SAM riboswitch aptamer (S box leader) from uncultured Nocardioides sp., 137 nucleotides, folded computationally.
């Protein structure tokens, strides 16, 4: 940098000792032991694996076939790279095992409430951003 997904699930032990929850702002977690380090355990199904289908000769790889006597070039087609859909979780590459990515923050809309129609402010819900995380490329 492109794509895809973030309401679901899944923790004990040993060591150690004060922080953590990415940054702010909330609000939480933690000496009934934070954070790391090991070990043993689980979850999940992103890539890799299987099975079914779809689907392409535009592009790539193999294969294989036809025009060209042959070279050059040109053409069809087969199977994978594409896509959907479903399984396996014993292996392989990761990843995650506290709160929706714990909420919020920019922009839209919606209902209430502030004396309240309208500007403004709040609480809520909703839909997109933003930034973050994980995988694949």
């Nucleotide at each position: 940098c492109u794509c895809a997904u973030c309401g679901a699930g899944a923790g004990g032990g040993a060591c150690u000792g004060a922080g953590g929850g990415a940054a702010c702002g909330g609000c939480c977690c933690u000496g009934u032991g934070a954070a790391g380090u090991c070990c043993c355990g689980g979850c999940a199904a992103c890539c890799g694996c299987c099975g079914c289908g779809a689907g392409c000769c535009c592009c790539c790889a193999c294969g294989c076939c036809c025009c060209g006597u042959c070279c050059a070039g040109g053409g069809a087609c087969g199977u994978g790279g594409u896509c959907g859909c479903g399984g396996a979780a014993a292996c392989g590459g990761u990843g995650c095992c506290a709160a929706u990515u714990c909420c919020g923050g920019c922009c839209c809309g919606g209902u209430g409430c502030g004396a309240g129609a309208g500007a403004c402010g709040c609480c809520c819900c909703g839909g997109g951003g933003a930034a973050g995380a994980u995988g694949a490329g």
Model confidence (mean pLDDT): 82 of 100. The source organism's lineage runs through Bacteria, Bacillati, Actinomycetota, Nocardioidaceae and Nocardioides. Of the family's consensus pairs, 93% are formed in the model.